[in-house]
RNA sequence: GGCUCAUCAAGAAGGGUGGAGGGUUCAGGCCCUGUGAAACCCUGGCAACCCCCGCAAGGUUUGGACACCUUGCGUGAAAGGUGCCACUUCCUGCCUCGUGUUAUGCGGGGACAGAUGAGCG
Repeated sequence: GGCUCAUCAAGAAGGGUGGAGGGUUCAGGCCCUGUGAAACCCUGGCAACCCCCGCAAGGUUUGGACACCUUGCGUGAAAGGUGCCACUUCCUGCCUCGUGUUAUGCGGGGACAGAUGAGCG
C1' cells in the first nucleotide's frame, strides 16, 4: 500500500531541538504561524478501538461444569497495544431533498476522498 467493518460536532498542552511553513492532495474560502510552522525528542494529559473486568444469552467439551468459544450489554477499569491533544475530518466542491431570492443563499441526507482502530489476505 490492498479488502471488510466501526467511528469521526465531545475531549486533552507544557518544555527542548528546529527555523518557515501548516490546517491530507487540487481549486476557492477561512484560519494558525518569528509572541516561532512542519518534523523529532521529553514530560503531562484526553479518549476508550483492542486488551482487561463484570453480567446475560447461545454454543462446544464434559458425568457435570464456575472450563473454552461466540455474541450482546455495562456513567466498569485504565495496567498493557494503538491513537489523539487550534478551528466539525476548519468549510465548500459531486448527487439529492426541503426552503428562499432578481441573484448570491440557508438547512438536511448521501457519495467520493481522508484519518484512527479492529479483523483479513
Predicted 3D model of a 121-nucleotide RNA (SAM riboswitch aptamer (S box leader)) from Rhodothermaceae bacterium bin80. Taxonomically the source falls in Rhodothermaceae (Bacteria, Pseudomonadati, Rhodothermota, Rhodothermales).